[in-house]
Context: one part of a larger RNA
RNA sequence: AUGAACGCUUGGCGGCGUGCUUUACACAUGCAAGUUGAGCGAGGCCGGGUCGCAAGACCCGAGUCGAGCGGCGAACGGGUGAGUAACGCGUGGAUAACCUGCCCAGAAGUGGGGGACAACCCGGGGAAACUCGGGCUAAUACCGCAUAACACCGAAAGGUCGAAGGGGCCCGCAAGGGUCUCGCUACUGGAGGGGUCCGCGUCCGAUUAGCUAGUUGGUGAGGUAAAGGCUCACCAAGGCGACGAUCCGUAGCUGGUCUGAGAGGAUGAUCAGCCACACUGGGACUGAGACACGGCCCAGACUCCUACGGGAGGCAGCAGUGGGGAAUAUUGGACAAUGGGCGAAAGCCUGAUCCAGCAAUGCCGCGUGAGUGAUGAAGGCCUUAGGGUUGUAAAGCUCUUUUACCCGGGAUGAUAAUGACAGUACCGGGAGAAUAAGCCCCGGCUAACUCCGUGCCAGCAGCCGCGGUAAUACGGAGGGGGCUAGCGUUGUUC
Numbered sequence: 001a002u003g004a005a006c007g008c009u010u011g012g013c014g015g016c017g018u019g020c021u022u023u024a025c026a027c028a029u030g031c032a033a034g035u036u037g038a039g040c041g042a043g044g045c046c047g048g049g050u051c052g053c054a055a056g057a058c059c060c061g062a063g064u065c066g067a068g069c070g071g072c073g074a075a076c077g078g079g080u081g082a083g084u085a086a087c088g089c090g091u092g093g094a095u096a097a098c099c100u101g102c103c104c105a106g107a108a109g110u111g112g113g114g115g116a117c118a119a120c121c122c123g124g125g126g127a128a129a130c131u132c133g134g135g136c137u138a139a140u141a142c143c144g145c146a147u148a149a150c151a152c153c154g155a156a157a158g159g160u161c162g163a164a165g166g167g168g169c170c171c172g173c174a175a176g177g178g179u180c181u182c183g184c185u186a187c188u189g190g191a192g193g194g195g196u197c198c199g200c201g202u203c204c205g206a207u208u209a210g211c212u213a214g215u216u217g218g219u220g221a222g223g224u225a226a227a228g229g230c231u232c233a234c235c236a237a238g239g240c241g242a243c244g245a246u247c248c249g250u251a252g253c254u255g256g257u258c259u260g261a262g263a264g265g266a267u268g269a270u271c272a273g274c275c276a277c278a279c280u281g282g283g284a285c286u287g288a289g290a291c292a293c294g295g296c297c298c299a300g301a302c303u304c305c306u307a308c309g310g311g312a313g314g315c316a317g318c319a320g321u322g323g324g325g326a327a328u329a330u331u332g333g334a335c336a337a338u339g340g341g342c343g344a345a346a347g348c349c350u351g352a353u354c355c356a357g358c359a360a361u362g363c364c365g366c367g368u369g370a371g372u373g374a375u376g377a378a379g380g381c382c383u384u385a386g387g388g389u390u391g392u393a394a395a396g397c398u399c400u401u402u403u404a405c406c407c408g409g410g411a412u413g414a415u416a417a418u419g420a421c422a423g424u425a426c427c428g429g430g431a432g433a434a435u436a437a438g439c440c441c442c443g444g445c446u447a448a449c450u451c452c453g454u455g456c457c458a459g460c461a462g463c464c465g466c467g468g469u470a471a472u473a474c475g476g477a478g479g480g481g482g483c484u485a486g487c488g489u490u491g492u493u494c
Base pairs, nucleotide, nucleotide: 001492002491004490005489006488007487008486012366013365014364015363016362017361018359019358020324025322026321027320029319030318031317034072035071036070039069040068043065044064045063046061047060048059049058050057051056079277080276081275088202089201090200091199092198093197094196095195098194099193100192103190104189105188106187108185109184110183111145113143114142120135121134122133123132124131125130151160152159153158165182166181167180168179169178170177171176203249205247210240211239212238215237216236217235218234219233220232221231222230252274253273254272255271256267257266258265259264279300280299281298282297283296302313303312304311305310330356332355333354334353338352339350340349341348342347369399370398371397372396379390380389381388382387405430406429407428408427409426413421438483439482440481441480442479443464444463445462449478450477451476452475453474459466460465
């Protein structure tokens, strides 16, 4: 010094932090990623209108609901440290070898067509998960055509590549037009974000000395956003290594943290940056971005459902459970703030976050009273029996009221509305010393001494060492010393 644990004590208060270091063990349950009707068609409910005797049919809506098609997000945020000794990280460079959705700036365009598939309807299969066939339909879904350069290819000539509409307001009988706005297409630049490459630094072992066949290089090709054995064919025989290759062990790295006068040593919880992982192993799809924690496929182990044919799952998200362990919390509240996603917006979602709860787990602050009070009371302990000491300590008297309690008021956080926290912080008033002290030690080191008990026993002990009949060292008591809501012990580091 500590993410600590244990024992005793407390169970007084507050503020700010911190809280599975072990089994990257297995997980019941709930929640943790949605949003968009101003992209689209259909439907339910509600309300209104027209027709109708009624059932009902049709139309309308800045209404509402939940599926579907489509868009954006889901690659962020959150967790963990298994793996990794590596361009992984740190630091400094390179990219004339690269990418970049949303955002910003600039400049140009946004014309005309087509065919489908869900939803829905009908029918079938299945225990279920789900699924198959037929029919209808819309779009900012999909596909052509036109359009093109400062974009791409090319030395040039030349050639190649794109699009989608929606909403508000105004005019109009309508068709349509105007305007504003959100979009869409191709391009240039930026910002922010990433990819790749390189110099240097980065633990232990030589009781690991040789390692290497895509291996090292070349030519050509493929592949990628991109250089490259990244991959492949052919050719050459190289490449690394005592300046420690290879192998074995250990380990996420850093800013930092602890210690120290420093140099250094140790460490990498919380917070921040980077990396890696998401039951184990492998793979790709979609996409601007993933080889994707709450997506897909395959294999494996495990768990669950089953009508035995077949299916479902992945807390190293937040809580919580079992297990392991010396040991680590609530199945809480709110989106009020900050931030994020979607949306034109209203808004919705957000276990990110902000708060509350639990734990003396740490740091800091406060309290458990203050003054006075000597026949130095009683009691205890010691005694040379006179006394000494506990000790102004108590009682008594005089005060005060922090904290706790009761009553009342009551914020900032919210620039207009909106406050989970919370009737909280804080303020005012009231009663009353009232509600609040322990732990360790006293042989030397080391601050603090006597009596009794025990008798090498019982025991103590960090080291030296104590104990065998007067033990300041064991046990108890009185007294004393130290620290104090803590005190000791143990572990670990300097």

A computed fold for a 494-nucleotide part of an RNA from an uncultured bacterium, annotated as small-subunit ribosomal RNA, 5' domain.
Its Rfam family is "Bacterial small subunit ribosomal RNA". Rfam links the family to the GO terms structural constituent of ribosome and ribosome.
The RNAcentral record of the full RNA draws on ENA.